[in-house]
Molecule: transfer RNA
Organism: Vulcanococcus sp. SFB_649D_100_25
RNA sequence: GGGGGUGUAGCUUAAUGGUUAGAGCGACCUGCUUAUAACGGGUUAGUCUGGGUUCAAGUCCCAGCAUCCCUACCA
Numbered sequence: 001g002g003g004g005g006u007g008u009a010g011c012u013u014a015a016u017g018g019u020u021a022g023a024g025c026g027a028c029c030u031g032c033u034u035a036u037a038a039c040g041g042g043u044u045a046g047u048c049u050g051g052g053u054u055c056a057a058g059u060c061c062c063a064g065c066a067u068c069c070c071u072a073c074c075a
Base pairs, nucleotide, nucleotide: 001071002070003069004068005067006066007065010025011024012023013022018055026044027043028042029041030040031039048064049063050062051061052060
């Protein structure tokens, strides 16, 4: 340089183009408890950026950015 994949919460991830985007872990508060553990309840916080298509986009298309894989060349 060429080709391909991925991008949703602090981390791991779900969501058929259609109601208010859910879950686990974590953090914080709290109940229970001999106990800071375990268990129960609550709170926290999100669609990478910019466009396009559509009545409607996390979802489809284009460009960019980040990241991963494959490949070519130079040394």